[in-house]
Predicted 3D model of a 531-nucleotide part of an RNA (small-subunit ribosomal RNA, 5' domain) from an uncultured bacterium.
Context: one part of a larger RNA
RNA sequence: AUUGAACGCUGGCGGCAUGCCUAACACAUGCAAGUCGAACGGUAACAGUCUCUAGCUUGCUAGAGAGCUGACGAGUGGCGGACGGGUGAGUAACGCGUAGGGAUCUGCCUUAGAGUGGGGGACAACUCGAGGAAACUCGAGCUAAUACCGCAUACGAUCUACGGAUGAAAGAGGGCCUCUAUUUAUAAGCUCUUGCUCUAAGGUGAACCUGCGUUCGAUUAGCUAGUUGGUAGGGUAAAGGCCUACCAAGGCCACGAUCGAUAGCUGUUCUGAGAGGAAGAUCAGCCACACUGGGACUGAGACACGGCCCAGACUCCUACGGGAGGCAGCAGUGGGGAAUAUUGGACAAUGGGGGCAACCCUGAUCCAGCAAUGCCGCGUGUGUGAAGAAGGCCUGAGGGUUGUAAAGCACUUUCGUUGGGGAGGAGUAGACUUUGGUUAAUAACUGAGGUUGAAGACGUUACCCAAAUAAGAAGCACCGGCUAACUCUGUGCCAGCAGCCGCGGUAAUACAGAGGGUGCAAGCGUUAAUC
Numbered sequence: 001a002u003u004g005a006a007c008g009c010u011g012g013c014g015g016c017a018u019g020c021c022u023a024a025c026a027c028a029u030g031c032a033a034g035u036c037g038a039a040c041g042g043u044a045a046c047a048g049u050c051u052c053u054a055g056c057u058u059g060c061u062a063g064a065g066a067g068c069u070g071a072c073g074a075g076u077g078g079c080g081g082a083c084g085g086g087u088g089a090g091u092a093a094c095g096c097g098u099a100g101g102g103a104u105c106u107g108c109c110u111u112a113g114a115g116u117g118g119g120g121g122a123c124a125a126c127u128c129g130a131g132g133a134a135a136c137u138c139g140a141g142c143u144a145a146u147a148c149c150g151c152a153u154a155c156g157a158u159c160u161a162c163g164g165a166u167g168a169a170a171g172a173g174g175g176c177c178u179c180u181a182u183u184u185a186u187a188a189g190c191u192c193u194u195g196c197u198c199u200a201a202g203g204u205g206a207a208c209c210u211g212c213g214u215u216c217g218a219u220u221a222g223c224u225a226g227u228u229g230g231u232a233g234g235g236u237a238a239a240g241g242c243c244u245a246c247c248a249a250g251g252c253c254a255c256g257a258u259c260g261a262u263a264g265c266u267g268u269u270c271u272g273a274g275a276g277g278a279a280g281a282u283c284a285g286c287c288a289c290a291c292u293g294g295g296a297c298u299g300a301g302a303c304a305c306g307g308c309c310c311a312g313a314c315u316c317c318u319a320c321g322g323g324a325g326g327c328a329g330c331a332g333u334g335g336g337g338a339a340u341a342u343u344g345g346a347c348a349a350u351g352g353g354g355g356c357a358a359c360c361c362u363g364a365u366c367c368a369g370c371a372a373u374g375c376c377g378c379g380u381g382u383g384u385g386a387a388g389a390a391g392g393c394c395u396g397a398g399g400g401u402u403g404u405a406a407a408g409c410a411c412u413u414u415c416g417u418u419g420g421g422g423a424g425g426a427g428u429a430g431a432c433u434u435u436g437g438u439u440a441a442u443a444a445c446u447g448a449g450g451u452u453g454a455a456g457a458c459g460u461u462a463c464c465c466a467a468a469u470a471a472g473a474a475g476c477a478c479c480g481g482c483u484a485a486c487u488c489u490g491u492g493c494c495a496g497c498a499g500c501c502g503c504g505g506u507a508a509u510a511c512a513g514a515g516g517g518u519g520c521a522a523g524c525g526u527u528a529a530u531c
Base pairs, nucleotide, nucleotide: 001530002529003528005527006526007525008524009523012378013377014376015375016374017373018371019370020336025334026333027332029331030330031329034079035078036077039076040075042072043071046070047069048068049066050065051064052063053062054061055060056059086289087288088287095214096213097212098211099210100209101208104206105205109202110201111200112199113198114197115196116195117151119149120148126141127140128139129138130137131136157166158165159164171194172193173192174191175190176189180187181186215261216260217259222252223251224250227249228248229247230246231245232244233243234242264286265285266284267283268279269278270277271276291312292311293310294309295308314325315324316323317322342368344367345366346365350364351362352361353360354359381411382410383409384408391402392401393400394399415472417467418466419465420464421463425458430452431451432450433449434448435447436446437445475520476519477518478517479516480501481500482499486515487514488513489512490511496503497502
C1' cells in the first nucleotide's frame, strides 16, 4: 500500500460498487421455458350471436341447442427447451493462452438458380370397454394435418465400371370478380404475402490437427502390447490405432518419461521505481460439471442443470403389488463456519424464445430491500466573545492549564424533518393519411414520409420551491524508543503490558485510573493474508 474479509468499541446522510472464500453438504415451499388457432381435428371453460322452449314486468329472466364468431383446456404438429442462469468438483491436459493448418458440418439469417405435380394408409384427441391404491396402463372403433409413406419429375447434387444409376417437396393467410363455370352462395381462376423442397455462394457458430508457453517433488528412474509404424477394411460431418484383422518391432525418457501431490486457464487484479513477487472474488473470453457412475435417443446442434434408460446412495408416498424426486437457477431452510442479504416489485427499458402481428413467456435483466463490506462526497455549525467565569487537573500556593473552549451576543439552515411542485429514462405498438412498388385493381400487402398516439417497476424518483429551529448528528486508538504526543495518583517483579528492544522488586512519562496532549475520523483499532 492492499482485501469478497472477520472481531472489538462507536455510528448522521447520500452516490456508486460488492456481499457462502467453509459442506460439489442435505433440502420444505413458490417461481426460474415456453409459444404458435395464419399447420390440424376440434370445443372442456369464458364472452358474443342465432334458434327453440317456459315464465311473462313484450324484451328481459331461466333452460336447452348450434363451433356460427371472439377466443381456447387437453391433444396431433412446428419452432424453442444445446441460449440465457449457476458452480469450480474434476482436469497438469491441445484444458487454457498464443501463432498457424486442412480432411469437415452448420437450424434460423443474406444472395442467387430451379421446383412446389399426382396419390395413399395410419395414429392421438374423441367414443366404448377393462385393469390399478396411485403413478399410469391395456383393448376395440372413428378422424385431420405443414404428422407419416409411395409414385412422377430434377440440376452444376450423390455414386460411377463413365454406359448409367439414385435422390425432393406442404401448404397456410389476405384481397378481387378482369376472364371461365354458375340461379345464388361460391368454386375454379387471378393476384399478393408467407411457408416447403433441391442446389450454389456467403455469413455466423461448431468440430479436428500442429509449433511454442503453462505449479511442486528424483526421499518417484525407468515407462509402454493397440503400445510405435505399415497394409487392407470398418467407422465418423471430417484427418487419424478412432476400431478390427494381418505384418514389422517399435515409441517415450535426465532438455525429467512414468508416478505422486496440488490446481480450472486467461484478459486481468494487488504490490513494486522497475525487474519481479502474489492472486485469479465481482466484470469479460474459454473449459468442465449438473445427486454418484454408465449409456444412448431425438435433433442443425447434446451424449442434454429444471429430457430419457440402467445401476447405486439418500429422501418421500403406498392399499406392500408398486411408484415419485434431484436448488452447483432466484429467493428461502437446516447444517458447517470467524463470516456473507429478501421466501420483494416489474417486464417500463435492454436482450432472448415463440408468433404475420397483437401479444404471451422470461428470478436473464432492470429495480427496490438488508449490511459502514469497500471507495467517493457532505454534515455534525459560522462569526464575535476575557469577568481569562465556575468545575476539573497540576502547583514552588504566587499561579499555571483545560481555554475563545463554554456561557452570552449576532448570523446561517447544507443534510435530516414537514408541505408543495416536478423532469428524464418513451425510442414505440396501434390508428389515420400522402406517395412509390406490386397487381386487372382506386382492393389486399408492402418500402419511404407525415399527423396522431396508449403504455413507467423504480416512485412519496432525481431536481426545484417553501416553513421551522443550532435545533436531530463524534468517536476510536495511542502518548519509553522505533513514532507525532507528559504529568499526577494507585500498585510494588504483584496485578499487569508487550510488534521488536523491553517495562513492573516504594518517587513507573512503559501496568491501572485521571487531567492534559497526539493521530485519524463516521469511523478507529486488532487479527488474518499478499507485495
The coordinates come from a structure-prediction model, not an experiment, and the mean pLDDT is 87.